Predicted 3D model of RNase P RNA and transfer RNA as a complex of 477 nucleotides. The coordinates come from a structure-prediction model, not an experiment, and the mean pLDDT is 76. Rfam match: Bacterial RNase P class A. Rfam's curators write: Ribonuclease P (RNase P) is a ubiquitous endoribonuclease, found in archaea, bacteria and eukarya as well as chloroplasts and mitochondria.
RNA sequence: CGAGCCGGGCGGACGGCCGCGUGGAGUCCCUCACGGGACUUCCCGAGGAACGUCCGGGCUCCACAGGGCAGGGUGAUGGCUAACGGCCACCCGGGGUGACCCGCGGGACAGUGCCACAGAAAGCAGACCGCCGGAGGCUUCGGCCGCCGGUAAGGGUGAAACGGUGGUGUAAGAGACCACCAGUGCCCAGGGCGACCUGGGCAGCUAGGUAAACCCCACCCGGAGCAAGGUCAAGAGGAGCGCCGUGAAAAGCGCUCUGCGCGGACGUUCGAGGGCUGCCCGCCCGAGUCCGCGGGUAGACCGCACGAGGCCGGUGGCAACACCGGUCCUAGAUGGAUGGCCGUCGCCGGAGGGCCCGCGAGGACCCUCCGGAACAGAACCCGGCGUACAGCCCGACUCGUCUG
RNA sequence: GCGAACGUAGCUCAGUUGGUAGAGCGCAACCUUGCCAAGGUUGAGGUCGCGAGUUCGAACCUCGUCGUUCGCU
Numbered sequence: 001c002g003a004g005c006c007g008g009g010c011g012g013a014c015g016g017c018c019g020c021g022u023g024g025a026g027u028c029c030c031u032c033a034c035g036g037g038a039c040u041u042c043c044c045g046a047g048g049a050a051c052g053u054c055c056g057g058g059c060u061c062c063a064c065a066g067g068g069c070a071g072g073g074u075g076a077u078g079g080c081u082a083a084c085g086g087c088c089a090c091c092c093g094g095g096g097u098g099a100c101c102c103g104c105g106g107g108a109c110a111g112u113g114c115c116a117c118a119g120a121a122a123g124c125a126g127a128c129c130g131c132c133g134g135a136g137g138c139u140u141c142g143g144c145c146g147c148c149g150g151u152a153a154g155g156g157u158g159a160a161a162c163g164g165u166g167g168u169g170u171a172a173g174a175g176a177c178c179a180c181c182a183g184u185g186c187c188c189a190g191g192g193c194g195a196c197c198u199g200g201g202c203a204g205c206u207a208g209g210u211a212a213a214c215c216c217c218a219c220c221c222g223g224a225g226c227a228a229g230g231u232c233a234a235g236a237g238g239a240g241c242g243c244c245g246u247g248a249a250a251a252g253c254g255c256u257c258u259g260c261g262c263g264g265a266c267g268u269u270c271g272a273g274g275g276c277u278g279c280c281c282g283c284c285c286g287a288g289u290c291c292g293c294g295g296g297u298a299g300a301c302c303g304c305a306c307g308a309g310g311c312c313g314g315u316g317g318c319a320a321c322a323c324c325g326g327u328c329c330u331a332g333a334u335g336g337a338u339g340g341c342c343g344u345c346g347c348c349g350g351a352g353g354g355c356c357c358g359c360g361a362g363g364a365c366c367c368u369c370c371g372g373a374a375c376a377g378a379a380c381c382c383g384g385c386g387u388a389c390a391g392c393c394c395g396a397c398u399c400g401u402c403u404g
Numbered sequence: 405g406c407g408a409a410c411g412u413a414g415c416u417c418a419g420u421u422g423g424u425a426g427a428g429c430g431c432a433a434c435c436u437u438g439c440c441a442a443g444g445u446u447g448a449g450g451u452c453g454c455g456a457g458u459u460c461g462a463a464c465c466u467c468g469u470c471g472u473u474c475g476c477u
Stems, first nucleotide, its partner, number of pairs: 001400004006395005012345007020045002023042008047375001051386002054384005059225004066281004071221005077089004091105001092103004106216002111214002113210003128155002130151005136145003163181006182206001184203008229302004237258007260294007273285004309328008347372008356363002405476007414429004423460001431447005453469005
C1' cells in the first nucleotide's frame, strides 16, 4: 500500500430572522365565581434505530388464576438477568490459508412413515454384467449355449449400496481369520463445576439418512391490554316538589333524585348468564344477561414522565454483569409540536493548480470551481432481537505485495 | 393497540405424504380467407416476492424480511 476480519463511537457546529408544542412568570380581556382566552418573556423540546411489533418483563383489571387432557413454546454445558427464544464464556460439529464466522446443537437399538429418477437391489436389501464349481448339449476343437449352485472382491447406478488398506485363506470369495487405522458400546485412570477432552483395556466385528415428518423425553407457559384502569362532569328518558298559567288542565321554567325508551328470549336459590384461554372435573361471582329497533354523550383530570434511569470514578469477575461512591433531571402531543430561510465554518466526492516530507515503496498540506449530505420521526414505560442507513472516526487482529 | 390470510407466466388462478412447474384468457408465427373476425396447428414467455437454513433434493418445511388485503376494539 492492497484485500479482509472483529469490536466500539459519531449521525454536522455556530449565529440571525420567522414559526410550533409542554411548563413557569407577567400584563390585558370575558365571567358573580370556578375557570377560559389573547399577548410578552424565560426554560425545555426525538432516535440509534423513536421503525417492525418478533420475544421478555414492569404496570393495570379480570377471582391472586386449582387438577387432568388438549394446545403453544424452548432444547449441548456453565453463568448473567426482573425475565427472555436475549447476552457472556466454554464444548462439539461445519466452513475459511488466516484473523474469524455459522449452527432450531435432546432422542433414529419406543414405535410409525418417507427415500423420486437411475439402478439387479433402497432397509434386518440385492445376483444385471463379471468370477468360480458341478453335471449336460453343440463344435469347424479356438470355443459357444442354456441348467443347477456358490460368491458382494471387481464393473456399472445413485445423495446414500451394510467399514478402509495389506495379508492369510479359498474352486472363486467374504471380518471367515490376522495386523494397523477409523467408528460404536462398556470398564478403568487423569483433567474440568459441567458439556466434554486425553490415555489404556475389553467386546461384537460395523449398526444408512430424515424428528425445520408424525412422534418420544425434559423444562416453561392464566387471559387481556394505557381505547388497561380510576375520578369528575354532561346526557336522552322517568319520578317528585315549586313557580307561571287556567274554570280545571296541558305546554313552559326552575330545583332534587335516578341514569334512557320500546319489543322479544332465558332467568332470580329447581339459579339464566359470566369468569378461571379450548374440553372435563372442581371452584368462584351472581340478578340480571342476550338479541333487534330508536335515542343521548363521545368532555376534563389522573394513570404520565424518578426509572430494572443516564454520566463519571472505584472494587470483584476472562466476560456478560454485579456492588459501592459522586453527580444530573433531560419531550409528554391527543388530528397529534420538535419546522423553514439566510450567512459563516466544518465534512465528503470530482476537476485543475501549488508546495512539502521520505534513500525508496509512498504520504501529508494549501488554494479555486462544481456537486452532495442518508435511514427515518416519540404516544404507558423498560430489557433484547431483527431490519433500514449518506458519509466518517477510533482500536485490536489476519493474509498478500512492495521498499529499506 | 390486538390478530389473521395471501404473494406462482402479461392477467385470473391450479399445484400435498418434498422428486423435471401447469391450465384458461392474452401474445408471436404459420394454415384457412379477396381482406378481417372466428377456427386449426405450432411456439415463446417463470430469479415460484426477497435472503438465509434443514435436506441427496425446497413453489412446498423452518427462520428472517418486504409488500398487499382483511378482521376485532